[in-house]
RNA sequence: GCCAGCGUGGCUCAAUGGUAGAGCACCGGCCUUGUAAUCCGGUGGUUAUGGGUUCGAUUCCCAUCGCUGGCU
Repeated sequence: GCCAGCGUGGCUCAAUGGUAGAGCACCGGCCUUGUAAUCCGGUGGUUAUGGGUUCGAUUCCCAUCGCUGGCU
C1' cells in the first nucleotide's frame, strides 16, 4: 500500500428493516445468629462518528476514526 472482519449498558455477547435484550457486575429486598450462596425486583445505552435511502435503520449504502487478521 491492497483486501476482509469487527465497533451495541462497567465487562462478554445477542438482536439481518417495525418498542434495543441476555448473562456477569452494581443497587435494593427476601432468607440467615451473621457472612456467602440461592431467589425476587431495579438502575444503567447518542447502537464508534458524520451523512444518505426508507413511513420507519443496530440492521441497507457512502465517508471518516479505531481494533484485529490476511497479502505484498